[in-house]
RNA sequence: UUUACACAUGCAAGUCGAACGGCAGCACGGGGGCAACCCUGGUGGCGAGUGGCGAACGGGUGAGUAAUAUAUCGGAACAUAUCCGGAAGUGGGGGAUAACGUACCGAAAGGUACGCUAAUACCGCAUAUGCCCUGAGGGGGAAAGGGGGGGAUCGCAAGACCUCUCGCUUUCGGAGUGGCCGAUAUCGGAUUAGCUAGUUGGUGGGGUAAAGGCUCACCAAGGCGACGAUCCGUAGCUGGUCUGAGAGGACGACCAGCCACACUGGGACUGAGACACGGCCCAGACUCCUACGGGAGGCAGCAGUGGGGAAUUUUGGACAAUGGGCGCAAGCCUGAUCCAGCCAUGCCGCGUGAGUGAAGAAGGCCCUCGGGUUGUAAAGCUCUUUUGUCCGGAAAGAAAAGCAUUCGGUUAAUACCCGGGUGUUCUGACGGUACCGGAAGAAUAAGCACCGGCUAACUUCGUGCCAGCAGCCGCGGUAAUACGAAGGGUGCAAGCGUUACUCGGAAUUACUGGGCGUAAAGCGUGCGUAGGUGGUUUGUUAAGUCUGAUGUGAAAGCCCUGGGCUCAACCUGGGAAUGGCACUGGAUACUGGCAAGCUAGAGUGUGGCAGAGGGUAGUGGAAUUCCUGGUGUAGCAGUGAAAUGCGUAGAGAUCAGGAGGAACAUCCGUGGCGAAGGCGACUGCCUGGGCCAACACUGACACUGAGGCACGAAAGCGUGGGGAGCAAACAGGAUUAGAUACCCUGGUAGUCCACGCCCUAAACGAUGCGAACUGGAUGUUGGGUGCAAUUUGGCACGCAGUAUCGAAGCUAACGCGUUAAGUUCGCCGCCUGGGGAGUACGGUCGCAAGACUGAAACUCAAAGGAAUUGACGGGGGCCCGCACAAGCGGUGGAGUAUGUGGUUUAAUUCGGUGCAACGCGAAGAACCUUACCUGGCCUUGACAUGCACGGAACUUUCCAGAGAUGGAUUGGUGCCUUCGGGAACCGUGACACAGGUGCUGCAUGGCUGUCGUCAGCUCGUGUCGUGAGAUGUUGGGUUAAGUCCCGCAACGAGCGCAACCCUUGUCCUUAGUUGCCAGCACGUAAUGGUGGGAACUCUAAGGAGACCACCGGCGACAAGCCGGAGGAAGGCGGGGACGACGUCAAGUCAUCAUGGCCCUUACGAGUAGGGCUACACACGUGCUACAAUGGUCGGUACAGAGGGUCGCAAGCCUGCGAAGGUAAGCCAAUCUCAAAAAGCCGAUCGUAGUCCGGAUUGGAGUCUGCAACUCGACUCCAUGAAGUCGGAAUCGCUAGUAAUCGCGGAUCAGAAUGCCGCGGUGAAUACGUUCCCGGGCCUUGUACACACCGCCCGUCACACCAUGGGAGUCUGUUGCACCAGAAGUAGGUAGCCUAACCGCAAGGAGGGCGCUUACCACGGUGUGCUCAAUGACUGGGGUGAAGUCG
Repeated sequence: UUUACACAUGCAAGUCGAACGGCAGCACGGGGGCAACCCUGGUGGCGAGUGGCGAACGGGUGAGUAAUAUAUCGGAACAUAUCCGGAAGUGGGGGAUAACGUACCGAAAGGUACGCUAAUACCGCAUAUGCCCUGAGGGGGAAAGGGGGGGAUCGCAAGACCUCUCGCUUUCGGAGUGGCCGAUAUCGGAUUAGCUAGUUGGUGGGGUAAAGGCUCACCAAGGCGACGAUCCGUAGCUGGUCUGAGAGGACGACCAGCCACACUGGGACUGAGACACGGCCCAGACUCCUACGGGAGGCAGCAGUGGGGAAUUUUGGACAAUGGGCGCAAGCCUGAUCCAGCCAUGCCGCGUGAGUGAAGAAGGCCCUCGGGUUGUAAAGCUCUUUUGUCCGGAAAGAAAAGCAUUCGGUUAAUACCCGGGUGUUCUGACGGUACCGGAAGAAUAAGCACCGGCUAACUUCGUGCCAGCAGCCGCGGUAAUACGAAGGGUGCAAGCGUUACUCGGAAUUACUGGGCGUAAAGCGUGCGUAGGUGGUUUGUUAAGUCUGAUGUGAAAGCCCUGGGCUCAACCUGGGAAUGGCACUGGAUACUGGCAAGCUAGAGUGUGGCAGAGGGUAGUGGAAUUCCUGGUGUAGCAGUGAAAUGCGUAGAGAUCAGGAGGAACAUCCGUGGCGAAGGCGACUGCCUGGGCCAACACUGACACUGAGGCACGAAAGCGUGGGGAGCAAACAGGAUUAGAUACCCUGGUAGUCCACGCCCUAAACGAUGCGAACUGGAUGUUGGGUGCAAUUUGGCACGCAGUAUCGAAGCUAACGCGUUAAGUUCGCCGCCUGGGGAGUACGGUCGCAAGACUGAAACUCAAAGGAAUUGACGGGGGCCCGCACAAGCGGUGGAGUAUGUGGUUUAAUUCGGUGCAACGCGAAGAACCUUACCUGGCCUUGACAUGCACGGAACUUUCCAGAGAUGGAUUGGUGCCUUCGGGAACCGUGACACAGGUGCUGCAUGGCUGUCGUCAGCUCGUGUCGUGAGAUGUUGGGUUAAGUCCCGCAACGAGCGCAACCCUUGUCCUUAGUUGCCAGCACGUAAUGGUGGGAACUCUAAGGAGACCACCGGCGACAAGCCGGAGGAAGGCGGGGACGACGUCAAGUCAUCAUGGCCCUUACGAGUAGGGCUACACACGUGCUACAAUGGUCGGUACAGAGGGUCGCAAGCCUGCGAAGGUAAGCCAAUCUCAAAAAGCCGAUCGUAGUCCGGAUUGGAGUCUGCAACUCGACUCCAUGAAGUCGGAAUCGCUAGUAAUCGCGGAUCAGAAUGCCGCGGUGAAUACGUUCCCGGGCCUUGUACACACCGCCCGUCACACCAUGGGAGUCUGUUGCACCAGAAGUAGGUAGCCUAACCGCAAGGAGGGCGCUUACCACGGUGUGCUCAAUGACUGGGGUGAAGUCG
């Protein structure tokens, strides 16, 4: 910095009596008068007035102004009061007028008439060195006096006169100042491209101080503009200030120079100077006074007021200093100025104390409770006294002027005056201020911000996506270093932080100093104008360039160096610098100009060559379709599958003939041509360009190219043709949840031709054009040359194209790499975060569609490129798995058991929820368990430790109560001892504490599940990469395996795999009871029962055995694979245990442990009863079945692995039975549970709701247990439900497996269809890997990384925001045309008036008023351009938690 908004009040410009007439007021003197008082300009002086000078300076402000401005440098046609220097003069006259007086008008401001008067006021005359005009003869034109002093002379006096001095007039110079002109420089917009009639120039008048269209008449038709005119917006300019390494960028407060303005607009007057801030006139707006008739005013001067605003001071003192005006001077005036006041607004300096002081005080905070920190900090002790307070002293800023005296000058003069010296007196607002001395006394004096990263500084509590923070990232959802508070810390410090703005960092507009293949960015392509740039030689010039000198670049500021305030800030002296501009001398390499040459650039000529280059006319065959006819019969066509469609009125198929249009198979090729778009059958004609070879000619003619012009695929448009096929739109059929699509059947514009438009594409090599230079290799197209050769085919070189790979180099990387994206030069175009938007408005073009040009508001913190690792893909390759397939048996239907959801309930405790919850935790809820509910009880507690006291512990009986519990009561005095006591147990008391299956598995440990027994996961060193990372671990084989082999910029290693462990299969050795019994012997109805045996089986210890070891084949002479032999076993023999790095915030705080939070006469403890067992329903997992491969009955055979003393129990007796009674044996290779069942042999049933099935229910019992009501299992009798093999869907299993059959065990008083084990019987199938699911490796794409259950698009609905259109409405600026015309100036002039001069007079000259003409401000009317505001409705856009549709 805002209101150039409006202003009350006071002050800011006066002065001179030595210009004048005078005397209102003051003081003095004089006179009159007794006094009161009166008179007197005589003196000091002086209001008002005449006159002079000043008022044009000083002070303020920045509205206007993009050039009548400023800055720098020049120029000629000027003026200049005061000042300085030179020259000349200053003579003699005249008429007025204010003041004043008288009279009058008015409210006031003010005015009128008559009369008097002066001048340095005014006017003539004379004179004219300079001066001005001139026709060169001449003509014209001036003045003013005042003051001081004075000897002689004159005069009545005044004075004359002389002299000094201040003035005055003319003129020439100077200085300073001002006016004018030119060049250069000075903001943004082209969505402002054309502007201009006094416009540009000339001639001639006029005008001005002066040049000039400054003005007028005439003549000519010019002038400005892409180097940005005109228009619009914004803005005072500069020295400088801030910032920056600089170049720059932004700004123009203070100080200084210039300009402009003075309430708004216009105008002149006076004057040396103004068109005048504190002057005048007019118009307008506003304010004030008024007697309503009229008047007055202009703070953007200093103070001050209101208003506006986030915001900016005292209605102060003094002229003491500096400066200005006037004056001879004294002096007066001065809101300029100097000072003071207010404000931490800034800069500088100083202080708020210093030393010592550990019991590391108290308090605060934290804590692992040990301590740590605040912290030598405080207190205490010893000092100091800046500042502040009080007392005392006390400056500099002051020199002049004045007065006195002296010297010199002047003069007739010792006078006056001037100059120098000396002496003396006086002058201070600030202010009794700076400064100095003294006194007392740590006494009077510290805050602000921050502490997650950036960024120095950390903890606790509170809060719980709340409250809040935040510059960016972001923080806050119960353990917040990010919120709030506290403690502590960090940084600055009389300040600190915030906000706003500028520069920097930002190389992020890149001149210094950037880019354009993919990040934003090469015009679609060419031709070419202006412009820019330009080969080589010589000469010349000297514009650019370089250099010397001169002038200027104000002062201040910056820098350097001195000085002064105690230092510093600050002030002051000097220097340097001031990139610039101008003038001048020189140099001439380079650039430019001029002149003359050259041939390497460029072009022309000659001879050849290739080509889908372009235009036009004609010709051709194949194919599709259609038409006609023949043959011929039922389908054709189409699709994933169909249908619409065609066809018995004869399709399709086939043969023959015909019509018509479009396109040109093979050749065809990273082949060719063209500027690009693009160009493909054959032939003719017309025509453009390119290449090669050798020579000749021209002689820089070149490159690029803003505007401009031309061409420019497809689609589209207009007119007229044509129309076979194809085919937007459209119709139908399908598909689909829908299907305005993909698929099918049809089908119109169009596609084709002629003419005319459109002008855009991923118009791409996403790579502008031209030129030069810089290693190579290979292919191919068109010419040429050389060598060789003729059975033709080869080799080499060089030119022009085209392509691949690659060196150096470049690149963010990918990649480019003589066809550059390398190294350079010239020119053009383009870019500057994403969205909004290639949109809106405006303009140009177009018939339209639309094209070109091309913003902003608003919004986000990203958008984007390349590469990396993963993950994913209805991408690819290889491989695996009961993954599919091939099979067998189930589930899903029934009944029932069990778990879950849901519902119910006082409670139905809790957890677990896709695979990986749901016969899960629970290996077993009647009480207990139990955590839940209801009721009734306890409070140091049911449990632990410590303390004190008492008591053995314990036990008997009774009462109340549901019990817990409460009250009585009996018996009992124990153990060890060093005799002090101790240990265990019980009771009582108080305090520390106990206790919690309360919450958080998203604070955790541990344990577990899952991917997955899948083959993977990593590291060190090295190497590669800017890096993330890669390599190793990929590749070729192989494997169950990252198993092994080979190869390899890798070499090694670790965790996994495998092996080591257990079990099973064979054999051997050892051992031989409770097990075994071949041989020998004894005995029984029978039995290893007995003697004995150690062979066998078996038991349980140790060994052996299997390794692709052997043979053959395959393989790479490898790893390994295939087959065979032998073997109990063969390619991991079967089974188990064993689970890499990690994933799922997976599960568990209710096994346990544990941080934090919560409860503490309760969320703890104990107790009785109830509940966890409920029941319209839904799901999971099982069991039993539906039967004849079966049921029932009778007989009969063969296991393994386990359990057992609170136990298993034989046998015998009773009972139909569950069981009961009794009881041998067994601590178990001995006894027992214990009967194995399916099986086998007979009998019966005969396909049925049954002799299947067994639910449910009734009755009667058994057992366990304190107790089977809620709520146990079992037995017997009776009852006899559903169910006849199960929809969609879905599960398990690859061999001793599935299926089927029974047996045992844990838990357990009792209570399995569950779980964990055991053996018996014992299959089928696997072609194979296309598909489903899961997994591994490699590779590829990706806009995903919470990783496809990802990301994400558009409509719709809702809310908010900004914006476009919009019938219009309204504001401002401005153009044009017209009306109008104040004041003023100039011109004209019939009217009126008129002192000086002329004239004897009449009158004249001149002047004034009035009228009028021209110019012109305000104002008015009409019509345009343009800016802003607003507007019903409307268009799209942006943002938003959640929503709808795909």